[in-house]
RNA sequence: GGGCCCAUAGUCGAGCGGUUAAGACACUACCCUCACACGGUAGGGAUCCCCGGUUCGAAUCCGGGUGGGCCCA
Numbered sequence: 001g002g003g004c005c006c007a008u009a010g011u012c013g014a015g016c017g018g019u020u021a022a023g024a025c026a027c028u029a030c031c032c033u034c035a036c037a038c039g040g041u042a043g044g045g046a047u048c049c050c051c052g053g054u055u056c057g058a059a060u061c062c063g064g065g066u067g068g069g070c071c072c073a
Base pairs, nucleotide, nucleotide: 001072002071003070004069005068006067007066010025011024012023018056027043028042029041030040031039049065050064051063052062053061
């Protein structure tokens, strides 16, 4: 220098143009316990990496950028 892949909550991770953006762990409150852990119930938390475009409508499609990973040179 070239090519490919990835970026969604504190962590992991679903989503494949239209619902209120799932779920698990973690966190908070309560229950349970002498207490802790485990377990149970409820709850809070994501302008979906950034900028622009397409569309009636974008996390999702397109372009550019940033960061990370792999391969080639």

Predicted 3D model of a 73-nucleotide RNA (transfer RNA) from a Candidatus Bilamarchaeaceae archaeon. Its Rfam family is "tRNA". Rfam classes the family as a transfer RNA. Its family is annotated with triplet codon-amino acid adaptor activity in the Gene Ontology. Its mean pLDDT, the model's own confidence on a scale to 100, is 83. The same sequence occurs in records of 3 taxa.